[in-house]
């Protein structure tokens, strides 16, 4: 010393567990050893973890706002029919034409309600990507530091 022993002094602390902190990864403090010659510091490289936020892209329930479509009440007119019908005409007098009363029907306008469909926003949910977060007990740089056996 770029070296690392059945030395010797000693250090650290995994999983788990409590408490705390964070959206999560993880981090901190106790307790507690799987291990570690840097398993002290450093996020300069890489690789791994995590997704708050932000982009995309799906989407139940709701709420809202547009169109369609489907019933119901209501209100205008229109048409066919039945029944009443003054006056005036015709002449075929049990009739016809008639403005006009009621019912009955058919289909159209517009309010209102209440259903269904489609579509756009706005919460919420899913899912894909992403570090500005994490990870030095993943490596790799950097950097500091105890001892001295064999090299």
């Nucleotide at each position: 010393c770029a070296c690392g022993a059945u030395a010797a002094u000693g250090g650290c602390a995994a999983a788990c567990u409590c408490c705390g902190g964070g959206a999560a990864a993880c981090c901190g403090g106790g307790g507690g050893a799987c291990g570690c010659a840097a398993a002290g510091c450093u996020a300069a490289g890489g690789g791994c973890c995590u997704a708050a936020g932000c982009g995309g892209c799906c989407u139940g329930c709701c709420c809202a706002g547009u169109g369609c479509c489907c019933a119901a009440u209501a209100u205008u007119g229109a048409g066919u029919u039945u029944u009443c019908a003054u006056a005036a005409u015709g002449c075929a007098c049990u009739c016809a034409u008639a403005a006009g009363a009621a019912g009955a029907u058919u289909g159209a306008a517009u309010c209102u309600u209440g259903g269904g469909c489609a579509u756009u926003c706005a919460g919420g949910g899913g899912u894909c990507g992403u570090a500005u977060g994490g990870u030095a007990g993943c490596c790799u740089g950097g950097u500091u530091g105890c001892c001295g056996a064999a090299g």